A computed fold for a 147-nucleotide RNA from a soil metagenome, annotated as c-di-AMP riboswitch aptamer (ydaO/yuaA leader). Rfam family: c-di-AMP riboswitch aptamer (ydaO/yuaA leader). From the family's description: This family represents a conserved RNA structure found upstream of the ydaO and yuaA genes in Bacillus subtilis and related genes in other bacteria. Its mean pLDDT, the model's own confidence on a scale to 100, is 80.

RNA sequence: CGCCGAACUUCCCGGGUCUCUCCGGGACGGCGGGGGAACCACUGAGGCGGCCAGACGGCCGGCCUUGGGGCGAGUCGCGGCGACCGCCGCGUAGCGCCAGUCCUUCGGCGCGAGCCCGUCAGCUAACCCCGCAGGCAGUGAAGGAUG
Numbered sequence: 001c002g003c004c005g006a007a008c009u010u011c012c013c014g015g016g017u018c019u020c021u022c023c024g025g026g027a028c029g030g031c032g033g034g035g036g037a038a039c040c041a042c043u044g045a046g047g048c049g050g051c052c053a054g055a056c057g058g059c060c061g062g063c064c065u066u067g068g069g070g071c072g073a074g075u076c077g078c079g080g081c082g083a084c085c086g087c088c089g090c091g092u093a094g095c096g097c098c099a100g101u102c103c104u105u106c107g108g109c110g111c112g113a114g115c116c117c118g119u120c121a122g123c124u125a126a127c128c129c130c131g132c133a134g135g136c137a138g139u140g141a142a143g144g145a146u147g
Base pairs, nucleotide, nucleotide: 002136003135004134008029010027011026012025013024014023015022030132031131032130033129034128035127040122044066045065046064047063048062049060050059051058052057067120068117069116070115071114076091077090078089079088080087081086094111095110096109097108098107100146101145102144103143104142105141106140
């Protein structure tokens, strides 16, 4: 100097430090997230049984099983490990990088996790609450716009 990410700038107070640097608390601005009316929206999914139907499929005040939600790109499918949990592999919705910035195209390289709430939350004006961490080393090309 640059990258992922909301995770930045400045100021004040105290401590420390004989400079620089640091630690803790707080404030303005900035960035990000959650809760929360009206109106609107929603009333799940799967299996079994019965009925309708040529079938697709539909119906049921029938029986059984299954809580729900948030941050995030991080979902879903197939196969394997005997089974559950879990692990592994191959793909995949989607996400990121390739250096002035933005958009598009081609090419290349990666990710496709993890954590939290605790039976509770759709949207949501007013209003209320919360976060500003952590982790990295990678410089291909073309077109347009812009600085």